[in-house]
């Protein structure tokens, strides 16, 4: 650094999602060491049990113990005993007293504040103990605890008499000095003042303790000297604290006003000390948009994390401040607290109780118990460091130093190292060949860190204090300091190193592997079961689920969830935006505020720059250094972009003075114009009225009706009456800030332009709040109403039709006054200034030139348009009227949906308007542009599309194909066109695949491998049996090699591999096929353009059947497609001549001849096969925008513009069709889904459709008679003639291996009949007798004859085919085949039309364009109701909380202040303030709450079709009315 994800692709825009990187983590797998850190984030819940503050005998009385001296008593001779009281010296415990207890530990409730940071003030302030310094420490006195005696209580504890010390209290001297008041005087400041010097006065001090001792005093005790500690007074200075002020640091404004001790001030209290901190009196201030008050939420930093920085989020561990100690409250002690481990008072909870009453606070180390995802040990030590009390020894110290548990994090090491192919087994894949785990293992050689076990073993240790020196204090070798010698003192820990010993021996998982994002296969499973950070994966070949095998990543850890930064420039200071994506307020005027033209003084506030003060440490960074490294530490160094003093600079800003004219405004003097606003008048339409003329009809519509008229309409003339609205002019033309404004004249009345350049001198620009104005709708009161026209009423349209149409109609459209305040109110573009190349329209004015004056013409200026350079822009566009370069200013944006709503506030009659969330839900939502694809958009153009002809289907009847039904089975596929007379070019058995039923199991059929087997292979026969198949079974072979013996092959049994399968899956394929369509399309390589997708090329002008040609032209070529080449036909000409032909010639029969048959020569002709020619707009000649291509006539040719026909199917759509033709992956079955056989079935019949034949008749039937094809076929074949039979057929068999033989035409044609009818049409359908084919014709065959003669008399909506040798009609052949359902397929032939104006319409197609909200591509896409289910939300009678306000009740401790009393305190009493409660009543907030309101969501529910295309009535804003829904309709607007 980026990536994934909207699309069919693309660019923007935009959210969402990953990768990092951390962390007081927590959970799942998992776990080997050691270092060095960290461990209650939740319940400021409750807390059993030990500990967390004592100390001081050198302040002090008194008691007890133990020793010691001398002593007295008592027992004893006596040593001794053992007791008294006295003095010593040691020790204990209460207790006065004195310092400590306010640190140190812990928590983060609270608190938006001078708590915090940070620099300042304190001339408004204190500080024990500590340091300096100065003075001093006299002299007396009364109590009181402990003590004892008595009393009350269960206990805590308390009363009361009585004795006692003291560094405790108290009096008094002294006063260096202080305090207060004065007076003089100096210095400085900062407004009140401050320092300082000197007189004067008032008032205030103290305490001993403990060692040492020479001289002197003294009878001693002791004076006294000395030293050390304590004491008082004062200065000082060190620490520490208080108060004050400047700036900084969350969210809300849907909290806009708030405040009464409140703001000031005089005078008092009070405090160390400033002050409404208190309290009387006076005044009415003080804050606030620069956010006051309020709610939320929260200790605050240094600093952590994270980034590139700026920033963002945090505030754990360390350190500094703040706060708080069950919960309020409240003071007392002290230097200091309103005090965690202190009092006193309420209050909740806990525990004792004797029921009177008491006790207690772990948010201190541990620990417990409860909530919770979740956070150790009821450890050791005072040895170090610190603290507290002591003179000291020492005592205390859950500070603190260890040590314990936790992978909780960070770091470090290990889990071995070399060698080692047969490339070993298992496992996994495999194209079975193999490959992969893989040097990997085993195996061999070493090493020995870490655990392990011996064993040797610290550093942290200086002190103190005691012995001794020495030196200072001192009169002193006392004491006390100082400095050295020497002993002493370890929790940690027998730890940490060190050393030895055996052994590779004890030590690897986690987690991904579809893209991001590195790593791929099998197997299971089938949209199930799962998975997932986004995309998204699973519906039978998942690299995405699950397993396993590899592979990848990190490693004692791996991953998951969570938080934070990052990526995100996505809140954009650094660094974004607002025509159409989210976004310019509906216009203006103006206020605060922001920004301001030139010149020149002054100042120095912002600025910039030198110096110092500070910005604790730690912590990052650098750089050295210790622990084996590292982590962690330790010492230096930079860093702290701030804040404050003081100097210097004046460009630039800003203050101020003072000028100028360019901005701006003013003045003269013009011309334009629907700007406003008010009166008046004025015609032309429309409707009404009356009056005349007139007569059946008008109106309306896609057709139609309602409607209106014989009671006289419409029509038409005249006159009246009312209200609206102003044709033509009229114009991308004018005027206004926007809304907006149009008949004319009159008054009022605002703007903008131009000319003159005359004044003022920056007066200017924008503009939060605020005001004014704001279409149409609509509200409210009075008028008015002609036409029109929501609502409603009728017709109609439609399935419906709450509507588009049509007939009528009321609100309102109109006037006056007041509201309302919103619009696609839009150029979807705020306002101002400047700056940047041009071209052309139009309005209007002022100047030129010109002219008699004037238009035209040329310059300038404003306005309003178009096309356009650079320039921007995702592109589209924009382009001096910017969306371009820049500046000031405001406004408003930050996914989509809920929602411009909900609640609240404010307006408003109302209708609403304004301001404006969230829960929840989704991965999107969107802009332009692109190719495509569709439109009940366009244009061109082809198509037997249509139109114009002919024929036919649909109606019968049959045949045949499908559904459907039946059914044991009626095997299977085929389903718009593109299935249906299809697969099936031929089902009685077979076919066959289906069904019953009987059998078989290595099998009907390949191939391998083992064993076995010798009358084997085969097999006549025999029994059964429906066959198939079972049982037997006389007679009996064989190949190769080898003399042979034998081996081997075929055989057979068995047994293994395996065969088989028309079982699925055409949506795992291949391969062939249809359709689009023989339509004219499809693409590509270079080049250009475009950010790109894509475009050009191909598109245009012609023309063509064609992307076929020709021009043009950022294109130039080229592929596949067309078209030719290929084949068949149509014409010629060579060549060749059986088996074809027979003209000519020669013969030969047979005939009267004419001819016929024949033979031979022969190859003209027909033919038949090959070859070539030939047609090419080539020739003429007309049209055309063009000379072009082409078109259109002609001539000449068999043929004439691709002559006719056939083969040929371009990129590619339909997951179109086939696994059942074959062939295949994969799944299943295997004594069955395989094989074999019999018999059904595929033919079943209420019935619906496709396709056909025959018909329905006279252009026909039927009979007789007569002509004329082609293409094909034949050997288990095709049959002539001749006979049989009415025939189907039979007999029988010439020829034929086939240009030689054989099957071969009908309709025509001509003779006769039928005479319009269910007929001499029609022939169905039955009846009976036959023929043939075949094992076999029930079921189920074709064809004949006699009989029978059914419906059908031309076919309803629809609806096929065909443009010429075509269509119609006629036969004739052939595949398939024993025989046939063929009326079918596929081909040949004769007969032989009609009609095309033309391209409006259906249908399909091409091209080009144009819309689009479609891309699965309109069989698209989408809206609302309603119905169901989940989910979160608003309302809601109410109803429970929580928090705060207001009044008022009660009033605890407690201070203070009165009063009493007293020698004087204390207590009592009163009072004022008071927490708690309480009781009335408001705010603010939470929750619940029948019901109810929309909202999201949710594969296949109901109504419809609104919108997307002209979405079938263009769409859309606003507004008003209707309506099941989407919506419709009326009035204005917009064009997206």
């Nucleotide at each position: 650094a980026g990536a994934g994800u909207u699309u069919g692709a693309u660019u923007c825009u935009g959210g969402c999602u990953c990768a990092g990187a951390a962390c007081g983590a927590a959970c799942g797998c998992u776990g080997g060491c050691g270092g060095c850190g960290u461990g209650g984030a939740u319940a400021a819940g409750a807390c059993a049990u030990g500990c967390a503050a004592g100390u001081c005998g050198a302040a002090c009385g008194a008691u007890c113990c133990u020793c010691a001296u001398a002593g007295g008593g008592u027992a004893g001779c006596a040593a001794u005993a053992u007791u008294c009281a006295a003095u010593g010296a040691g020790g204990a415990a209460a207790g006065u007293g004195g310092c400590g207890c306010a640190a140190g530990g812990g928590u983060g409730c609270g608190u938006a504040a001078c708590a915090c940071g940070u620099g300042g003030g304190u001339a408004a302030u204190c500080u024990g103990c500590c340091g300096c310094g100065a003075a001093g420490c006299c002299c007396g006195g009364a109590a009181u605890a402990a003590c004892u005696c008595c009393g009350a209580g269960a206990a805590a504890u308390c009363g009361g008499g009585g004795c006692u010390a003291a560094u405790g209290c108290c009096g008094g001297a002294u006063g260096u000095g202080a305090u207060u008041g004065u007076c003089a005087g100096g210095a400085g400041g900062c407004a009140u003042c401050u320092c300082u010097u000197g007189g004067c006065a008032c008032u205030c001090a103290a305490a001993g303790u403990c060692g040492g001792g020479g001289a002197c005093c003294g009878u001693a005790a002791g004076g006294c000297c000395u030293g050390a500690c304590a004491c008082u007074u004062c200065g000082u200075g060190a620490u520490g604290a208080g108060c004050c002020c400047g700036c900084g640091g969350c969210c809300u404004a849907u909290c806009a006003g708030g405040u009464a001790g409140u703001u000031g001030g005089c005078g008092g209290g009070g405090u160390a000390a400033c002050g409404g901190c208190c309290c009387a009196c006076c005044a009415a201030g003080c804050c606030u948009a620069c956010g006051a008050c309020g709610g939320g939420u929260a200790g605050c930093u240094g600093g952590u994390c994270u980034g590139a920085g700026a920033g963002g989020a945090c505030g754990a561990c360390c350190a500094g401040c703040c706060a708080c100690a069950c919960u309020g409250g409240a003071a007392c002690u002290g230097a200091g607290a309103c005090a965690c481990g202190g009092u006193c008072c309420a209050g909740a909870c806990a525990c004792c109780u004797a029921c009177g009453g008491g006790u207690g606070g772990c948010a201190g180390c541990a620990g417990u118990c409860g909530a919770g995802a979740a956070u150790u040990u009821u450890u050791c030590a005072c040895a170090a460091u610190g603290g507290g009390c002591g003179c000291a020894a020492g005592c205390c110290u859950g500070a603190u130093g260890g040590a314990g548990c936790g992978a909780c994090g960070c770091c470090g090491c290990g889990u071995g190292g070399g060698g080692g192919a047969u490339g070993a087994a298992u496992g996994g894949c495999u194209u079975c060949g193999g490959c992969c785990c893989g040097u990997a293992a085993a195996c061999c050689c070493c090493u020995g860190u870490c655990a392990u076990u011996c064993g040797c073993g610290a550093u942290c240790a200086a002190u103190u204090c005691g012995u001794c020196u020495a030196g200072c204090c001192a009169a002193a070798u006392a004491c006390g300091c100082u400095a050295g010698u020497c002993g002493u003192u370890g929790a940690u820990a027998g730890u940490a190193g060190c050393g030895a010993a055996a052994g590779a021996g004890g030590a690897a998982g986690g987690g991904a592997c579809g893209g991001c994002u590195a790593a791929c296969u099998c197997u299971g499973u089938g949209c199930c079961a799962g998975c997932a950070g986004c995309c998204g994966c699973g519906g039978u070949a998942a690299u995405a689920c699950a397993g396993a095998g590899g592979u990848c990543c990190c490693g004692a850890g791996c991953g998951u969830u969570g938080u934070u930064c990052g990526g995100a420039u996505u809140c954009a200071c650094u660094g974004g935006g607002c025509g159409u994506a989210a976004a310019g307020g509906g216009u203006g005027c103006g206020u605060a505020g922001g920004c301001g033209g030139u010149c020149g003084g002054a100042u120095a506030a912002g600025u910039c720059u030198a110096a110092c003060g500070u910005g604790a440490a730690a912590g990052c960074c650098c750089g050295c250094a210790g622990c084996u490294u590292a982590a962690c530490u330790g010492c230096g160094g930079a860093a702290u972009g701030g804040c404050g003093u003081c100097g210097g600079a004046u460009a630039c800003u800003a203050u101020u003075c003072g000028g100028c004219u360019g901005g701006a405004g003013g003045g003269u003097g013009g011309g334009a114009a629907g700007g406003g606003g008010g009166a008046c008048u004025g015609g032309a339409a429309u409707u009404c009225u009356c009056g005349g003329u007139g007569u059946a009809g008008c109106a309306g519509u896609g057709a139609a009706a309602u409607g209106c008229g014989u009671a006289g309409a419409u029509a038409u003339c005249g006159a009246g009456a009312g209200g609206a609205a102003c044709a033509c002019c009229a114009g991308c033309g004018g005027c206004g800030a926007a809304g907006g404004c149009g008949a004319g004249u009159c008054c009022c009345u605002g703007g903008a332009c131009c000319a003159c350049u005359c004044c003022u001198g920056a007066c200017g620009c924008u503009g939060a709040g605020g005001c004014a104005c704001g279409a149409a709708a609509g509200c409210u009161a009075g008028g008015g109403g002609a036409g029109c026209a929501a609502a409603c009423a009728g017709g109609a349209u439609u399935a419906g039709a709450u509507a588009c149409c049509c007939u009528g109609g009321u609100a309102g459209u109109c006037c006056u006054a007041g509201c309302c305040c919103u619009a696609a109110a839009c150029g979807g573009u705020g306002c101002a200034u400047g700056u940047u190349u041009g071209c052309u329209g139009u309005a209007a004015a002022a100047g030129g030139a010109a002219u008699c004056g004037a238009c035209c013409c040329c310059u300038u200026u404003u306005g309003u348009g178009g096309c356009g350079a650079a320039g921007c822009u995702a592109a589209c566009g924009c382009g001096u009227u910017a969306a371009a370069c820049a500046u000031g200013c405001c406004g408003c944006c930050u996914g989509g949906g809920a929602a411009g709503u909900a609640c609240g506030g404010c307006c408003g009659c109302a209708a609403g308007g304004u301001u404006a969330a969230a829960a929840c839900u989704c991965a999107a939502a969107g802009a332009a542009a692109u190719u495509g694809a569709c439109g009940g958009g366009g244009g061109c153009c082809u198509g037997c599309a249509c139109a114009a002809g002919c024929g036919g289907u649909g109606g019968a009847g049959u045949a045949u194909g499908u559904g459907g039904c039946u059914c044991a089975a009626u095997u299977c596929g085929a389903u718009g066109c593109a299935a249906c007379g299809c697969g099936a070019a031929g089902a009685a058995c077979c076919u066959u695949a289906c069904c019953u039923g009987g059998c078989c199991u290595u099998g009907a059929c390949a191939u391998g491998c083992a064993a076995g087997u010798a009358g084997u292979a085969g097999a006549a026969c025999c029994a059964u049996g429906a066959a198939a198949g079972u049982g037997g079974g006389a007679c009996g072979a064989g190949g190769u090699a080898g003399c042979a013996a034998u081996a081997c092959c075929a055989g057979c049994u068995u047994g293994c591999a395996c065969a088989g399968g028309u079982g699925c899956u055409g949506c795992a394929u291949g391969g062939c096929u249809g359709u689009c369509g023989u339509c004219a399309g499809c693409u590509c390589g270079u080049g250009u353009c475009g950010u790109g997708a894509g475009a050009u090329g191909u598109u245009g002008g012609g023309u063509u059947a064609a992307g076929u040609c020709c021009c043009g032209c950022a294109a130039c070529g080229a592929g596949c497609g067309c078209a030719a080449c290929c084949c068949c036909u149509g014409u010629g000409u060579c060549c060749a001549g059986u088996u074809g032909c027979c003209a000519c010639c020669c013969g030969g029969u047979c005939g009267a001849g004419a001819g016929a048959c024949u033979g031979g020569a022969g190859c003209a002709c027909u033919u038949u096969g090959g070859a070539c020619a030939g047609a090419c707009u080539g020739c003429c000649u007309c049209g055309c925008u063009a000379u072009a291509a082409c078109g259109g006539g002609g001539a000449g040719g068999a043929a004439g513009g691709u002559g006719g026909g056939g083969a040929u199917g371009a990129c590619g759509u339909c997951a179109a069709g086939u696994c059942a033709g074959u062939a295949u992956g994969g799944c299943c079955c295997u004594u069955a889904c395989g094989g074999c056989c019999a018999g059904g079935g595929c033919u079943g019949c209420a019935c619906a459709c496709g396709u056909a034949c025959u018909a329905c008749a006279a252009u026909g039937c039927c009979u007789g008679g007569u002509a004329c094809a082609a293409a094909g076929g034949g050997a288990a074949g095709c049959a002539a003639g001749a006979c049989c039979g009415u025939c189907a057929g039979g007999u029988g068999g010439a020829g034929c291996u086939a240009a030689u033989c054989c099957c071969c035409a009908a309709a025509g044609c001509u003779a006769g009949g039928c005479c319009c009818a269910g007929u001499u049409c029609a022939g169905a359908u039955u009846g009976u007798c036959g023929u043939c084919u075949g094992c076999a014709a029930c079921u189920c065959g074709a064809c004949g004859a006699c009989a029978u003669g059914a419906a059908g008399c031309u076919g309803g909506a629809a609806u096929c085919g065909c443009u010429a040798g075509u269509a119609a009609u006629g036969g004739c052949g052939c595949a398939u085949c024993a025989g046939c359902u063929a009326c079918g397929g596929c081909g040949c032939c004769g007969u032989g039309a009609a009609u095309a104006c033309g391209u409006u319409c259906c249908c399909a197609g091409g091209c080009c364009u144009u819309g689009u909200a479609c891309a699965c591509a309109c069989c698209g896409c989408c809206c609302g109701u309603c119905a169901c289910a989940u989910c979160a939300u608003g309302a809601a009678a109410g109803c429970c909380g929580g928090u705060u306000g207001u009044a008022c009740c009660c009033g605890a401790a407690g201070u203070c202040g009165c009063c009493u009393u007293u020698g004087a305190c204390a207590a009592u009493g009163c009072g004022c303030c008071g927490a708690a409660g309480g009781u009335a009543u408001g705010g603010c907030u939470g929750g619940u709450g029948a019901u109810u309101g929309g909202g999201a969501u949710g594969a296949a529910g109901u109504c419809g079709u609104a919108a997307c295309a002209a979405g079938g009535u263009a769409g859309c804003c606003g507004u008003a009315g209707g309506g099941g829904a989407a919506c419709c309709u009326g009035c204005g607007g917009c064009u997206g």

This is a predicted structure of a 1536-nucleotide RNA (small-subunit ribosomal RNA) from a Limisphaerales bacterium. Rfam family: Bacterial small subunit ribosomal RNA. Its mean pLDDT, the model's own confidence on a scale to 100, is 83. The RNAcentral record of the sequence draws on SILVA.